Model confidence (mean pLDDT): 79 of 100. Guanidine-I riboswitch aptamer from Marinobacter sp. ATCH36, 115 nucleotides, folded computationally. The source organism's lineage runs through Bacteria, Gammaproteobacteria, Pseudomonadales, Marinobacteraceae and Marinobacter. The sequence was found by an Rfam model in a public genome assembly.
RNA sequence: CAAAUAGCCAACUAGGGUUCCGGCCUGACAACCACCAUGAGGGUGAAACAGGUGACUGGUCCGAGAGUUGACGACCUUUUCCAAGGUUACACGGCGGGACAAAAGCCCGGGAGGA
Numbered sequence: 001c002a003a004a005u006a007g008c009c010a011a012c013u014a015g016g017g018u019u020c021c022g023g024c025c026u027g028a029c030a031a032c033c034a035c036c037a038u039g040a041g042g043g044u045g046a047a048a049c050a051g052g053u054g055a056c057u058g059g060u061c062c063g064a065g066a067g068u069u070g071a072c073g074a075c076c077u078u079u080u081c082c083a084a085g086g087u088u089a090c091a092c093g094g095c096g097g098g099a100c101a102a103a104a105g106c107c108c109g110g111g112a113g114g115a
Stems, first nucleotide, its partner, number of pairs: 007072001009070004015062002020059002022056001023053005033045004073088006090110001092113001096108003
């Protein structure tokens, strides 16, 4: 100076938004229903449905190269065999773009850049 390897999967978390569920608001000076009142006139409330809302804690969902854990794999040592043990290091990082409903430490990306 050059090349190769430094892996993959799963669960969880930081984080994320808003498809779905739930919450909240409205449709409502409604009809039906329940309760109260009644001379006339009425009052209060719940459920179903529809729309809006993530500057709604949440459930579902997405989710880390530089977060955690586990399994597999790889390498090394020991062993007649079975198998056992060890290692799997280090890691500052935009702007911008992309997907799904949408956003994000997701993907572009151990990128550009920096030391």